The prediction has a mean pLDDT of 83. A computed fold for a 72-nucleotide RNA from Verrucomicrobia bacterium UBA6056, annotated as transfer RNA. The source organism's lineage runs through Bacteria, Pseudomonadati and Verrucomicrobiota. Its Rfam family is "tRNA". It is annotated as a transfer RNA. It was read from a public genome assembly.
RNA sequence: UCCAGCGUAGCUCAGUGGUAGAGCAGGAGACUGUUAAUCUCUUGGUCGUAGGUUCGAAUCCUACCGCUGGAG
Numbered sequence: 001u002c003c004a005g006c007g008u009a010g011c012u013c014a015g016u017g018g019u020a021g022a023g024c025a026g027g028a029g030a031c032u033g034u035u036a037a038u039c040u041c042u043u044g045g046u047c048g049u050a051g052g053u054u055c056g057a058a059u060c061c062u063a064c065c066g067c068u069g070g071a072g
Base pairs, nucleotide, nucleotide: 001071002070003069004068005067006066007065010024011023012022013021018055026042027041028040029039030038048064049063050062051061052060
């Protein structure tokens, strides 16, 4: 320098055009001699950044940023 993949909640990851989700973690409660475990409820997101396409974009296109791998 070129090519590919990835970037979504505090963490690990789903979601391939039509209301952003799960598990763990955090908070509250139930359970009980107490803790742990278990159960219920619940907080938390400018979907890496900026543009474009579209009635509508996490999703499609372009550039850039970061990480990983490959080629030279």